RNA sequence: CCGGGGAGCCGGGCAGCCGCGUCACUUAGGUGCCGAGGAAAGUCCGGGCUCCACGAAACGAGGGUGGCGGGUAACGCCCGCCGGGUCGGGGCUUCGGCCUCGGCUUAGGGAAAGUGCCACAGAGAGCAGACCGCUAACCCGGAAGCGAUUCCGGGCAGCAAGGGUGAAAGGGUGCGGCAAGAGCGCACCGCGCUGCCGGCAACGGCAGCGGCACGGCAAACCCCACCCGGAGCAAGACCGAAUAGGGGCGGCGCGUCCUGGCGACAGGACAGGUGGGUUUCGCACCAGUCGCCCGGGUUGGUUGCUGGAGCGGCGCAGCAAUGCGUCGCCGAGAUGAAUGGCUGCCGGCGCCGCCGCGUCCCUCGGGAAACGGGCGGCGUCACAGAACCCGGCUUACAGGCUCCCCGGCAAC
RNA sequence: GCGCCCGUAGCUCAGCUGGAUAGAGCACGAGCCUUCUAAGCUUGGGGUCGCAGGUUCGAACCCUGCCGGGCGCG
Numbered sequence: 001c002c003g004g005g006g007a008g009c010c011g012g013g014c015a016g017c018c019g020c021g022u023c024a025c026u027u028a029g030g031u032g033c034c035g036a037g038g039a040a041a042g043u044c045c046g047g048g049c050u051c052c053a054c055g056a057a058a059c060g061a062g063g064g065u066g067g068c069g070g071g072u073a074a075c076g077c078c079c080g081c082c083g084g085g086u087c088g089g090g091g092c093u094u095c096g097g098c099c100u101c102g103g104c105u106u107a108g109g110g111a112a113a114g115u116g117c118c119a120c121a122g123a124g125a126g127c128a129g130a131c132c133g134c135u136a137a138c139c140c141g142g143a144a145g146c147g148a149u150u151c152c153g154g155g156c157a158g159c160a161a162g163g164g165u166g167a168a169a170g171g172g173u174g175c176g177g178c179a180a181g182a183g184c185g186c187a188c189c190g191c192g193c194u195g196c197c198g199g200c201a202a203c204g205g206c207a208g209c210g211g212c213a214c215g216g217c218a219a220a221c222c223c224c225a226c227c228c229g230g231a232g233c234a235a236g237a238c239c240g241a242a243u244a245g246g247g248g249c250g251g252c253g254c255g256u257c258c259u260g261g262c263g264a265c266a267g268g269a270c271a272g273g274u275g276g277g278u279u280u281c282g283c284a285c286c287a288g289u290c291g292c293c294c295g296g297g298u299u300g301g302u303u304g305c306u307g308g309a310g311c312g313g314c315g316c317a318g319c320a321a322u323g324c325g326u327c328g329c330c331g332a333g334a335u336g337a338a339u340g341g342c343u344g345c346c347g348g349c350g351c352c353g354c355c356g357c358g359u360c361c362c363u364c365g366g367g368a369a370a371c372g373g374g375c376g377g378c379g380u381c382a383c384a385g386a387a388c389c390c391g392g393c394u395u396a397c398a399g400g401c402u403c404c405c406c407g408g409c410a411a412c
Numbered sequence: 413g414c415g416c417c418c419g420u421a422g423c424u425c426a427g428c429u430g431g432a433u434a435g436a437g438c439a440c441g442a443g444c445c446u447u448c449u450a451a452g453c454u455u456g457g458g459g460u461c462g463c464a465g466g467u468u469c470g471a472a473c474c475c476u477g478c479c480g481g482g483c484g485c486g
Base pairs, nucleotide, nucleotide: 001408002407003406004405005404006403007402008401009400010399012346013345014344015343016342017341018340020035021034023032024031025030037383041394042393044392045391046390047389048388049232050231051230052229054282055281056280057279058278059277062228063227064226065225066224067081068080069079070078071077082108083106084105085104086103087102088101089100090099091098092097109223110222114221115220116217117216118215131163132162133159134158135157138155139154140153141152142151143150144149171189172188173187174186175185176184190212191210192209193208194207195206196205197204198203236303237302238301239300246294247293248292249291250290251289252288255270256269257268258267259266260265272286273285274284275283310329311328312327313326314325315324316323317322347381348380349379350378351377352376353375354374355373357372358371359368360367361366362365413485414484415483416482417481418480419479422438423437424436425435431469440456441455442454443453444452462478463477464476465475466474
C1' cells in the first nucleotide's frame, strides 16, 4: 500500500440579521439565560414513579428465560470463560489424520420420564433389514472322470464386508481372523461408566473398565430449574355551576332450615352478596325506607414535570463489563405542540471548466489529460425530530476519523 | 398509551398438527362452435408464498427481527 474481518467515535463549524418556545427581570417598548437525538423511531425487554386490591398463604392458568461465573436497581442486556461449528496460519504424519495458535460465530438444560414425527426413495426408518451380492457343511439335479474327486445349477442355511436407496442404515481406520463375514480378537480414535487430579463452576486432563448397548428432532407436545399481581402520566392529585345518579352517619326494618311453644318469640345450624383470577383461613361491611350531611366525574384549568440508577475530568480496584473516591457542572419542558430561515467565510462530498506541477509519450522540441495536484463555478451536507423519566435491544443513517486482528506485496 | 389480526397468481380466497410439480374460482392468451359477439367446450401461460436471518434432512407452515395494511379499548 492492497484485500478481508472486528470495535469505538463524529455526524458540519464560526459570525451577523430576522423569527419561535419556557422561565426570570421590566420603564410594557423590550432585555437576559437556555432550547432535540444517537437513534428523540419501533414499542421488543427491564426498572423507577403512581394508582388499584382488607391481610396472609397456596394453587392454577398464562407468559417468559435456559452452558458457567461475574456486573447491574433490574433484564431476555453487558463482560469474561467453557463446549460446539467454521475459516486461516504453523508443525508432525503410516497421507487416514493428529497437535498447536488466532479470527469469526453460536436460542448451548433434559432424547437410558413418557407421547409423537422421520415424507419420497429403499429389502429394511426404529427392541432394524437379505434386493443385488459373498459363502463352508448338508440335501436334490446335471456334467466330466475307471475312481478319489472336481465343476455347474437349485434348495436349506450362514453373513451386515461390498453395491444400491436415503438427510440419516445400530461406531470409524488398520491388522489379524473366518467357508464367507462380523468388536469375533487386537491397536489407535470416538462413545459410555467408574475413580483420581486441576478448576468457584461450566468443563478439562489422566488411568481403569465396558466390545458398543444409548440414531435424529424439544424454534413438536412435554419434563426439570428459575422468574413474573394488574394497570399505566389519558397513571394519580387539587380547584369548579346545575340536574340525574353516588357516598357517609343516625332511626326503623330485613334471608333459609331445624327444634320448642297456641302465639309473641327463644335456642341452634346454614347461608347469600361485596371486598384482586381461583381456593382456604381470618376479618370487615350489608340490601329497604326516612332524615341530615358530604361530594366526584363530564379531557376545562393547575399539578405530576424534569437535579437524575445525571454529565465531564482525574485517581484507585478489576482481564473486562463495572464499582469506589474526589473535583467541577446544570444541559428542553412544549400541550395542536417551540428548537427555524437568510447572508458571508471556512470544512467535507459530487459534477463541470481551466492550468500543466507530478505522471505518460516522442522525431527532444513539443504533445496528451486517465490518475494525483492547483485554481474557479454550481450543487449538496445523511437518518430523522422530545411529550413522565431511566437502563438496554433492534432498526434507519450521505460522508468522515481512530484503533485492533488476519492474509498478500514491497522496502529496511 | 395498551391490545389484537392479516399479508399466497391481476382480483377474491384455500392450503399453515412441516414432505418436494403451491391449488380453486373469476380474469388473460390460443383453438373449436357461431354470419359475428356473448355464453359453452378444449387447452395454455402467469407465483421472490411481504422482506431478511435461523431451526430442520426438508419451511407457505415453526422461531426471531423488520416492512406494509386493518381493527378494538381507554